[in-house]
RNA sequence: GCAUCGGUAGCUCAGCGGAUUAGAGCGUCGGUCUUCGGAACCGAAAGUCGGGGGUUCGAAUCCCUCCCGAUGCGCCA
Numbered sequence: 001g002c003a004u005c006g007g008u009a010g011c012u013c014a015g016c017g018g019a020u021u022a023g024a025g026c027g028u029c030g031g032u033c034u035u036c037g038g039a040a041c042c043g044a045a046a047g048u049c050g051g052g053g054g055u056u057c058g059a060a061u062c063c064c065u066c067c068c069g070a071u072g073c074g075c076c077a
Base pairs, nucleotide, nucleotide: 001073002072003071004070005069006068007067010026011025012024013023028044029043030042031041032040050066051065052064053063054062
């Protein structure tokens, strides 16, 4: 350099045949329970969907470009 895959909540990931209100588990915080804690149950917070641009009435999802990571292939001295 080329190809493929990936980047979504603090972490691990789903959603990627365009419109459901952006979700799950774990974690965190609050409550119930308990002598206290844990467990269990109830509830809450947390997101520029990697950055920018485009298409569209409408984009996490389609297109272009850039950045970061993984794997494979290749080139130079």
Model confidence (mean pLDDT): 80 of 100. Predicted 3D model of a 77-nucleotide RNA (transfer RNA) from a Candidatus Saccharimonadota bacterium. It matches the Rfam family "tRNA". By type it is a transfer RNA. Lineage of the source: Bacteria > Bacteria candidate phyla > Candidatus Saccharimonadota.